[in-house]
RNA sequence: AGAGUUUGAUUCUGGCUCAGAACGAACGCUGGCGGCAAGCUUAACACAUGCAAGUCGAACGCUCUAGCAAUAGAGAGUGGCGCACGGGUGAGUAACGCGUGGGAAUGUGCCCUUUAGUACGGAAUAACUACGGGAAACUGUAGCUAAUACCGUAUACGCCCUUCGGGGGAAAGAUUUAUCGCUAAAGGAUCAGCCCGCGUGAGAUUAGGUAGUUGGUGGGGUAAUGGCCUACCAAGCCUACGAUCUCUAGCUGGUCUGAGAGGAUGAUCAGCCACACUGGAACUGAGACACGGUCCAGACUCCUACGGGAGGCAGCAGUGGGGAAUAUUGGACAAUGGGCGAAAGCCUGAUCCAGCUAUGCCGCGUGAGUGAUGAAGGCCUUAGGGUUGUAAAGCUCUUUUACCAGGGACGAUGAUGACGGUACCUGGAGAAUAAGCCCCGGCAAACUUCGUGCCAGCAGCCGCGGUAAUACGAAGGGGGCUAGCGUUGUUCGGAAUCACUGGGCGUAAAGCGCGCGUAGGCGGCUAUGCAAGUCAGGGGUGAAAUGCCAAAGCUUAACUUUGGAACUGCCUUUGAAACUGCAUAGCUUGAGACUCGGAGGGGAUAGCGGAAUUUCUAAUGUAGCGGUGAAAUGCGUAGAUAUUAGAAGGAACACCGGUGGCGAAGGCGGCUAUCUGGACGAGUACUGACGCUGAGGCGCGAAAGCGUGGGGAUCAAACAGGAUUAGAUACCCUGGUAGUCCACGCUGUAAACGAUGGGUGCUAGCCGUUGGGGGGUUACCUCUCAGUGGCGCAGCUAACGCGUUAAGCACCCCGCCUGGGGAGUACGGUCGCAAGAUUAAAACUCAAAGAAAUUGACGGGGACCCGCACAAGCGGUGGAACAUGUGGUUUAAUUCGAGGCAACGCGAAGAACCUUACCAGGAUUUGACAUGCCCCUCGCGGACACUUGAAAGAGAGUCCUUCAGUUCGGCUGGAGGGAGCACAGGUGCUGCAUGGCUGUCGUCAGCUCGUGUCGUGAGAUGUUGGGUUAAGUCCCGCAACGAGCGCAACCCUCGUCCUCUGUUGCUAACAGGUUAUGCUGAGAACUCUGAGGAAACUGCCGGUGAUAAGCCGGAGGAAGGUGGGGAUGACGUCAAGUCCUCAUGGCCCUUACAUCCUGGGCUACACACGUGUUACAAUGGCGGUGACAAUGGGCUGCUAACCCGCAAGGGUACGCGAAUCCCUAAAAGCCGCCUCAGUUCGGAUUGUACUCUGCAACUCGAGUACAUGAAGUUGGAAUCGCUAGUAAUCGUAGAUCAGCACGCUACGGUGAAUACGUUCCCGGGUCUUGUACACACCGCCCGUCACACCAUGGGAGUUGGUUCUGCCUUAAGUCGCCCAUAAAGCGCCCACGGCAGGGUCAGUGACUGGGGUGAAGUCGAAACAAGGUAGCCGUAGGGGAACCUGCGGCUG
Repeated sequence: AGAGUUUGAUUCUGGCUCAGAACGAACGCUGGCGGCAAGCUUAACACAUGCAAGUCGAACGCUCUAGCAAUAGAGAGUGGCGCACGGGUGAGUAACGCGUGGGAAUGUGCCCUUUAGUACGGAAUAACUACGGGAAACUGUAGCUAAUACCGUAUACGCCCUUCGGGGGAAAGAUUUAUCGCUAAAGGAUCAGCCCGCGUGAGAUUAGGUAGUUGGUGGGGUAAUGGCCUACCAAGCCUACGAUCUCUAGCUGGUCUGAGAGGAUGAUCAGCCACACUGGAACUGAGACACGGUCCAGACUCCUACGGGAGGCAGCAGUGGGGAAUAUUGGACAAUGGGCGAAAGCCUGAUCCAGCUAUGCCGCGUGAGUGAUGAAGGCCUUAGGGUUGUAAAGCUCUUUUACCAGGGACGAUGAUGACGGUACCUGGAGAAUAAGCCCCGGCAAACUUCGUGCCAGCAGCCGCGGUAAUACGAAGGGGGCUAGCGUUGUUCGGAAUCACUGGGCGUAAAGCGCGCGUAGGCGGCUAUGCAAGUCAGGGGUGAAAUGCCAAAGCUUAACUUUGGAACUGCCUUUGAAACUGCAUAGCUUGAGACUCGGAGGGGAUAGCGGAAUUUCUAAUGUAGCGGUGAAAUGCGUAGAUAUUAGAAGGAACACCGGUGGCGAAGGCGGCUAUCUGGACGAGUACUGACGCUGAGGCGCGAAAGCGUGGGGAUCAAACAGGAUUAGAUACCCUGGUAGUCCACGCUGUAAACGAUGGGUGCUAGCCGUUGGGGGGUUACCUCUCAGUGGCGCAGCUAACGCGUUAAGCACCCCGCCUGGGGAGUACGGUCGCAAGAUUAAAACUCAAAGAAAUUGACGGGGACCCGCACAAGCGGUGGAACAUGUGGUUUAAUUCGAGGCAACGCGAAGAACCUUACCAGGAUUUGACAUGCCCCUCGCGGACACUUGAAAGAGAGUCCUUCAGUUCGGCUGGAGGGAGCACAGGUGCUGCAUGGCUGUCGUCAGCUCGUGUCGUGAGAUGUUGGGUUAAGUCCCGCAACGAGCGCAACCCUCGUCCUCUGUUGCUAACAGGUUAUGCUGAGAACUCUGAGGAAACUGCCGGUGAUAAGCCGGAGGAAGGUGGGGAUGACGUCAAGUCCUCAUGGCCCUUACAUCCUGGGCUACACACGUGUUACAAUGGCGGUGACAAUGGGCUGCUAACCCGCAAGGGUACGCGAAUCCCUAAAAGCCGCCUCAGUUCGGAUUGUACUCUGCAACUCGAGUACAUGAAGUUGGAAUCGCUAGUAAUCGUAGAUCAGCACGCUACGGUGAAUACGUUCCCGGGUCUUGUACACACCGCCCGUCACACCAUGGGAGUUGGUUCUGCCUUAAGUCGCCCAUAAAGCGCCCACGGCAGGGUCAGUGACUGGGGUGAAGUCGAAACAAGGUAGCCGUAGGGGAACCUGCGGCUG
């Protein structure tokens, strides 16, 4: 000193939480010793038992005991002193109670000083004795007796009273001496009483209180002042600087915390106060209204013979109870102190000690050194090792503590020691007697394995746990503290989070809607005086202890002692006079006043005006009008709308009109008149601080609303109807009532906003505009005052922004804020006719709520651009039949995966067996496959064939062959067999643990980085802008300059030419030959083959453009502006797909989830969808004819040719491992027939007979022939492809493959139409805007209803506490009266009690209101984007609900 937590990230605001210290603590685990402290915080609850206050014979008499006596001792009394101290507790008390500092009207036993005195008498009484009463406590009558007990007389310097003449008042003795006492008075000291200033809690949802109340006079009372009490008189007194009331509380020195200021607290120790079972009261006394005294009342407990009595632990121990919780019924008066006493002494639960408790603080110990093979064991492991760890063991030492033995204090100045045989000292044996607790995700030091699987659990906050948890539990290891460690509770701190030191209020919480003004606060210039504030010096006080500093004493420390400073305060005194204040005298600049002038929707009243709407009358005129996105309701043939004329009535004032004007705000707009407020300018010879702000208070205050009475044209909540809609209590339409208007009265609120209180001064400018004035060179310029706007420097701000009209720099005054929700709500008060306004909480709940800005994403926001995206076209799909895939269903199984685009002729380039993963059944278990170890045998391998069986498998044979190297070994390599162990095996799970591969956005033009710059920062800039491009392509500009991945190019192919090559390809010229053919010689020209090169670059010309990039047109050219096509796929997105290609972590199975086999299934079939094929016909079908391709493939092959078969095909067989031979026939084309029909279209389906492949075509192949001849006549909504050699159409080949192709992949033939264009649909890119979204619109989010739980308001009441008023009764007692006295009696006051009525605070309450919380309920969709009707504020009405509508306002 800070840290965590709101966000995708950022800055800020703001709360919550943590780290620190402390405690009279408690709880959990653990526990060796000593010292010093502390120890009922709760029930001021109730208390058994013992003790806690006595003492004096030197005041007195009596009795008893001992003694011969003198005398000594004891007991109960009289008397004296003490018992008012010491000890306890904190209930009450918000007070002169306490703290601090003062004061005058007092008392004071014992003590000190001083003065004077102490004479003479008297009458009783307890004890005791006798007789009684009573259970007891206790007590009665009679009699005897003493005193320092009581009374009288005398005396009185001083004392007291006084009318100033006078009057009144004392004593006690004891004793041998000495002395101690006694009385009066004065003084002191001590202690106590009283008064005052200041300080000392909360609440205003407590605003008025008070009748002895405030004062006076007389009287009484007291030690003393005083309404302290009483009679009379007066009507005061306290209070917003908080009276009264309610709640809470003993106060202080101090203690804890804090840098301090503060905050919290008031145990132990010390000072004061109050109390003593509860309430009241007095007595005695120097002192009490008395803790261990008295009286009365009450509650409770105990005793009782029932008549009556006794008691008070908040003293020390102790008991019960309460509680989370707090000790022994101990020792001693040895010390310190107290009471009594002359003293010895006695008493002392004060005190000093001991006991119990880790309750706290402090100290010590549980061993030290050495010791590596880094032992064993544990844990982890990549299996190598690492770690526990010098730790242990072992070896060498030591003895603090504990134990044993011996000595043995200080505290005690002469005696006396409870503590105590204690502290301490000496000796002895032996590592011996002695370690735990919490934590290890971040904050916050410390990490791994196993178990668990949103379970169990953890958690101070954030948050962990849903199968790889450093966060749960355990273990190993580690970190921290240590006789303790954690947890809980409380306080301060951190928290500048109530801000005096030291905060804020435009948007985060926060400026009253606005003014006038009271109290209060603050206040211009000069001079003089005073000295309240202020400052300086002195004095008093601020108890001690504590804390701080320095010393000292216990071995140290804690602890204790001594000294110092300090105690920031209060009082007093002396001085100063700058500032504030007060007083006096002036001043003019603040403020006001006067004169002149102009501006203005400022206000009020009355009158007037035109346009328009509506209605009515009349006329013209005819079928519609009106309204909407489209309609309908409505109006209209009874004549509307439209047009013309006239009339009525109400409301509002177009244009001017303007970030223009006026007003304090709300607000104010036709014209005229009257009355009236304010501001401004210029001038002046006036007043002289008269000022600013403003708690309460008073006034004004939009709209809506309320009351009474008018008025009523328009518009229009409610309401009605029509639409829209799933619904439509809305948006839209047609109507329409309150209201809107006026007068008077009320209400008092708005996003009453500049979300910005008022005032004064200071601090760069520039550009507009309104009103006035001055100057000038006068279409204008300039200066100035007062307004009103836009930009902008400094400065401020979290940022946005503000910026002389401050949100800047300062001062003064007022108001307001302190996390979100609950809630501007409840209760209470005030106001209101009501609606409601104002003031204004708590319980409970959350860890956020929020502001500004950033990057994205999104918008039923905007701009620009692109794409077969639309449009323009061509052809399809969707309808039929079939094929194929999928869903669904079925099944023993119909294996699995793929699921919008981007699954569905997809994995599968080909399921009869195999494949095959599925099902049924039958088998095997080191295994079908790999490696290693052990044993045995040796080559291997091939052919034939038997039994059983569905096969696998099992059993048993024959024949042919007899391995290589060698160190000759039982060796090595290789192979086979056998038993077992390690292991194999898994198309089992997890694609959400992964690698790799792939799809998609998208061949879209984007995605980033370095340095610099800007910003507090996230980030921005670059990459935006102006052009251009297919393109972040290029150019220009620019706080950017460069670079990378993408684009393009480089690669392949097609198109033109050249060179080379010349067979198997070619054949122009020459020659030969043939019916014919490059057939042959030959040629290398052409085509072609396949190598290399050339060619295209906006290069050239013109136009355009900024002279750029580029674009347009043209020339040339085979090709022209990326020439066509392909390959090539940035950063990333979709937890996209794949564990069934492969690889792989983890989990799972191991006589089975592995392996083998036979058969079946993947081919099922009411149905639905996708993709295709064939068609529906004449641009066709059938028959005939016979021309022109390209790519490919071929030896388990392609197969010529010939023969057979109608054909599929079969037979024989040439050639060819292929520019040579074969597949190979291309098909659309052309010619002829058919003539619009379910046909000579179409071919499904079915029957029969065949062919081929194959071990095998039943489930379940393909083909052929004959026969059969279904649906279908161009296809609803919807939807797909394609921009040129493309679509369409035609055929050909290939892969897979024994066989099987309408699928797929290639190939060529024929060969179109259309594109105006970018408004719209879809997708994408860039910029911008809004956002409450960031899992990012498939987002977020509101309210009713239903359910559960929680706290709370109202509530007929009911229960209890507290308090007030009145009345009744009234104990004890003081006082008063009567009384010579006593007693009795009477009276006032009065505790308790009773009756009645109020106030207030709690508890509870059927029912009821809203509120909060709660993974997956219902209804809608109100808000966030223009949120799909912009939202919000006030008000009013309406509605299941969010909400809707009207009126006015705001822009957030």

The RNA shown here (small-subunit ribosomal RNA) has 1452 nucleotides and comes from a metagenome. Its Rfam family is "Bacterial small subunit ribosomal RNA". Rfam links the family to the GO terms ribosome and structural constituent of ribosome. The coordinates come from a structure-prediction model, not an experiment, and the mean pLDDT is 86.